[in-house]
RNA sequence: CCAGAGAGCUAGGUGACUGCUGCGCCAAGUGGGGAAACCCCGGCGGAGAGGAAAGUCCGGGCUCCACGGAAACACGGUGCCGGCUAACGGCCGGCGGGGGCGACCCCAGGGAAAGUGCCACAGAAAACAGACCGCCUCGCUUCGGCGAGGUAAGGGUGAAACGGUGCGGUAAGAGCGCACCGCGCGACCGGCAACGGAAGCGGCACGGCAAACCCCACCGGGAGCAAGACCGAAUAGGAGCGUCAUGCCGGCUUGCCGGACAGCCCGUUUCCGGGUGGACGCUCGGGUAGGUCGCGCGAGGCGUCCAGCAAUGGACGUCCCAGAGGAAUGGUCAUCGCCCGCGCGGCAACGCGCGGUGCACAGAACCCGGCUUAUCGGCUCUCUGGCGCA
RNA sequence: GCGGGUGUAGCUCAAUGGCAGAGUUCCAGCCUUCCAAGCUGGCCGUGCGGGUUCGAUUCCCGCCACCCGCU
Numbered sequence: 001c002c003a004g005a006g007a008g009c010u011a012g013g014u015g016a017c018u019g020c021u022g023c024g025c026c027a028a029g030u031g032g033g034g035a036a037a038c039c040c041c042g043g044c045g046g047a048g049a050g051g052a053a054a055g056u057c058c059g060g061g062c063u064c065c066a067c068g069g070a071a072a073c074a075c076g077g078u079g080c081c082g083g084c085u086a087a088c089g090g091c092c093g094g095c096g097g098g099g100g101c102g103a104c105c106c107c108a109g110g111g112a113a114a115g116u117g118c119c120a121c122a123g124a125a126a127a128c129a130g131a132c133c134g135c136c137u138c139g140c141u142u143c144g145g146c147g148a149g150g151u152a153a154g155g156g157u158g159a160a161a162c163g164g165u166g167c168g169g170u171a172a173g174a175g176c177g178c179a180c181c182g183c184g185c186g187a188c189c190g191g192c193a194a195c196g197g198a199a200g201c202g203g204c205a206c207g208g209c210a211a212a213c214c215c216c217a218c219c220g221g222g223a224g225c226a227a228g229a230c231c232g233a234a235u236a237g238g239a240g241c242g243u244c245a246u247g248c249c250g251g252c253u254u255g256c257c258g259g260a261c262a263g264c265c266c267g268u269u270u271c272c273g274g275g276u277g278g279a280c281g282c283u284c285g286g287g288u289a290g291g292u293c294g295c296g297c298g299a300g301g302c303g304u305c306c307a308g309c310a311a312u313g314g315a316c317g318u319c320c321c322a323g324a325g326g327a328a329u330g331g332u333c334a335u336c337g338c339c340c341g342c343g344c345g346g347c348a349a350c351g352c353g354c355g356g357u358g359c360a361c362a363g364a365a366c367c368c369g370g371c372u373u374a375u376c377g378g379c380u381c382u383c384u385g386g387c388g389c390a
Numbered sequence: 391g392c393g394g395g396u397g398u399a400g401c402u403c404a405a406u407g408g409c410a411g412a413g414u415u416c417c418a419g420c421c422u423u424c425c426a427a428g429c430u431g432g433c434c435g436u437g438c439g440g441g442u443u444c445g446a447u448u449c450c451c452g453c454c455a456c457c458c459g460c461u
C1' cells in the first nucleotide's frame, strides 16, 4: 500500500431573530370560560426526540380481575454445558459440528435400542430384510437354454443399499479367519459440567427424518395506562318524601288489595298472550359526557477504583435529564464543514468560482431490559492474508 | 393497545414434503366471404431473505403487503 476480520463511537457545527410544549420563580384580578370539577390569560430563567423513539417478536415493572395451598391433566413455549440477570427465547465463557489459507464466522445442538408414521422417482431390494443381471455346484437338454440349491465379491439405481482396503480361505463366495482403518461398549484418567483422552472387549449389531406425531426436562393464572383512582352536568332510568289527582266493579283495615275494561307498549294484523298503569316539585345514590391524577428519581446517567477472562456485580463521588394528549421539539437568515453538478487553471494530486428545497434512517405517547428491521457519510482501536522497501 | 388470518399464471381458485394444475384472459393456427362461437397448440408462477430436509407452495425463523375481529 492492497484485500479483509472483529469491537466501538458519531449522527452536520456555530450565531442572530422569531414561534411551540412542560418545569421553576415572581406577579396577578370585582379578569375570562364552565352548572361544577377544573381550565385559560403576564414576565423572567432554564430544559425540550432516538440509536433505532419503528416492528410489537420475547421478558419484566406497575395496575386491576380471579384464586385457600400444592400437584396433576390440557394447551402454548423453550431445549449442548456452566455462569450473569428482576426476568428472558437475551448476554458472556466453554464444548461439539460445519465453513474459511487466516483473523474469524455460522449452528433450534435433548431423545431414533418407548411407540407410531414417512422415505417420491429410479432400482432386484428403502428397513425384523431381500436377490434382477452375474458367479458357483448338481440334474436335465432339442446344446439355444431350463430346473433345484448355494452366494452377495462384481454390475447397475439412488440423497441414502445392513462396514472399507489387503491377505488368507472357498466349488463360488462371505468378518468365514487375520492385519490396519471405521463403528459400538468401555474399566480408568482429566474437567463443576457439556465433553475430551483411553487400556481392554465386541466380528459389526443400531440407515435417515422429531423445524413429523411423540417422549423427557424446565417455564407459563388472565388482562392491559383506552390498566386503574378521584371529582362530576343535562337527559333517561332507580330510591325516598311532599302536594294535587286517584275513570269502572267488589272487599274492607279508608288507602290499600283483588278483578274486569278503556288507554299505551311488545310479539307484523285478528284471535290470543305478556308488560305497564297519573302529574308536578324536592332530596339521595349509581353511572355517562367532561375534568384531574396515574406521568417520570429511574433495575437512571456520568466518572474513578475494586472483583471477574467476560457478561456482570460492588464501593465512592457527582448530576437531575422531554412529559404532549390529534399530540410541542419548528421556521427564516448568515457562516463554516461534507456531498453532488458545471466552469476555469493544473501532467496529476488538487485549488478557485458559481449553483443545489442536497446532508441518511427516521418522530417520544406508562416505563424498563433485549431481539429484529431501516440507516448518507465519517472516525478510533485491535487483528489476519498478500505485495513492496529497509 | 390486544388478537387472528391471507399472499400460487393478467383474474378466480386447486395441489399428503415428491415433475405446480384447472377454468378464464392473451397469442398463433384451423374453420368462415368476414366477425362471433367452436377446434388445436402455445406463453405467463408459489410476496422477499435465510434455515431444516435427499428434496419445501407445504415445516421453522425474520421481514413486507393486505384483510378481519375486540376494546
Base pairs, nucleotide, nucleotide: 001386002385003384004383005382006381007380008379009378010377012336013335014334015333016332017331018330020048021047023045024044025043026042029041031040032039033038050361054372055371057370058369059368060367061366062224063223064222065221075220076219077218078217079216080094081093082092083091084090095109096107097106098105099104110215111214115213116212117209118208119207132155133154134151135150136149137148138147139146140145163181164180165179166178167177168176182204183202184201185200188197189196190195228293229292230291231290238284239283240282241281242280243279244278248259249258250257251256252255263276264275265274266273267272300319301318302317303316304315305314306313307312337359338358339356340355341354342353343352344351345350391460392459393458394457395456396455397454400414401413402412403411408444416432417431418430419429420428437453438452439451440450441449